c-di-GMP-I riboswitch aptamer from a Desulfuromonadales bacterium, 92 nucleotides, folded computationally. The coordinates come from a structure-prediction model, not an experiment, and the mean pLDDT is 84. Lineage of the source: Bacteria > Pseudomonadati > Thermodesulfobacteriota > Desulfuromonadia > Desulfuromonadales.

RNA sequence: CUCCGUUAAGAGCACAGCCGGGGCAACCCGGUGUCGCAAAGCCAGGAACGCGCCGAAGCCGAUAGGCGGAGGCGGGUCGUCGGGCUGCCGAA
Numbered sequence: 001c002u003c004c005g006u007u008a009a010g011a012g013c014a015c016a017g018c019c020g021g022g023g024c025a026a027c028c029c030g031g032u033g034u035c036g037c038a039a040a041g042c043c044a045g046g047a048a049c050g051c052g053c054c055g056a057a058g059c060c061g062a063u064a065g066g067c068g069g070a071g072g073c074g075g076g077u078c079g080u081c082g083g084g085c086u087g088c089c090g091a092a
Stems, first nucleotide, its partner, number of pairs: 004090002012037002017032006035079001041085003046081002048077002051074004058067003
């Protein structure tokens, strides 16, 4: 230095729930909490899964309209997977 990471040590993050705030929503921020995490640090560009708006074919209907939902746009999650970048410690 690389791989690696248990029962070393020090530090770190913080699920659900609850409180306050923001957002139409997914969800986010602060506090509390402590399920877990060796990248649970950062990146939403790949896949996936939620959310909002628009919405083709087709169907129903006398009309008005309704159902429908291919697809499009926007946004969310990196603690869903995968990828990229960076990083603490070194017991075995």